This is a predicted structure of an 87-nucleotide RNA (c-di-GMP-I riboswitch aptamer) from Niallia nealsonii. Its mean pLDDT, the model's own confidence on a scale to 100, is 88. Rfam family: c-di-GMP-I riboswitch aptamer. Rfam's curators write: GEMM was predicted in a large-scale screen for bacterial structured RNA regulatory elements. The sequence was found by an Rfam model in a public genome assembly.

[in-house]
RNA sequence: UUAAGAUAAAGGCAAACCUCUCGAAAGAUUGGGACGCAAAGUUACAGGUCUAAUGUUGGAUACAACGAUGACAGCUGAACUGCCUAA
Numbered sequence: 001u002u003a004a005g006a007u008a009a010a011g012g013c014a015a016a017c018c019u020c021u022c023g024a025a026a027g028a029u030u031g032g033g034a035c036g037c038a039a040a041g042u043u044a045c046a047g048g049u050c051u052a053a054u055g056u057u058g059g060a061u062a063c064a065a066c067g068a069u070g071a072c073a074g075c076u077g078a079a080c081u082g083c084c085u086a087a
Stems, first nucleotide, its partner, number of pairs: 004085002012037002017032002021028002035074001041080003045077003048072003055066004
């Protein structure tokens, strides 16, 4: 340096659920909480998933269908960065 990852050391993150705020929703955020994680750090680039407000179409209405410009990095790949170190 590359690869790999202990019943190691020092630390780190935090699912569900409850709570605060924002949002049409998906979801995000604050505080608690701990299912898990060696990239559960960052980036929506490719695929995927969720939502469907504005809008379009239908309809007398209620509403239905379509639709990402909204999200998810703790779904898979990709890119960039990073702590420690036995065998």